[in-house]
């Protein structure tokens, strides 16, 4: 320099062919249980879906550019 893939909660990941409220587990907080802790159980909170722009009635999802990371080629 060229090609491909990925980017969603603190972490690991879902979200189907674009459709109504973006969810799960772990971690965190509160409660319950226990002599106490852990485990278990219940509840709660946590998101500018990498950035900007575009298409569309409607974008996490499609398109363009940029950024970061990974892989391959030179």
């Nucleotide at each position: 320099g060229g090609g491909c893939g990925c980017a969603u909660a603190g972490c690991u990941c879902a979200a189907c062919u674009g459709g109504u409220u973006a969810g799960a587990g772990c971690a965190g907080g509160c409660g319950u249980c226990u002599u106490a802790u852990a485990a278990g159980c219940g509840c709660c909170a946590g998101g500018u879906u990498c950035a900007u722009g575009g298409u569309u009635c409607g974008a996490g999802u499609c398109c363009a550019u940029g950024u970061g990371c990974g892989c391959c080629c030179a």
Molecule: transfer RNA
Organism: Candidatus Uhrbacteria bacterium RIFCSPHIGHO2_12_FULL_54_23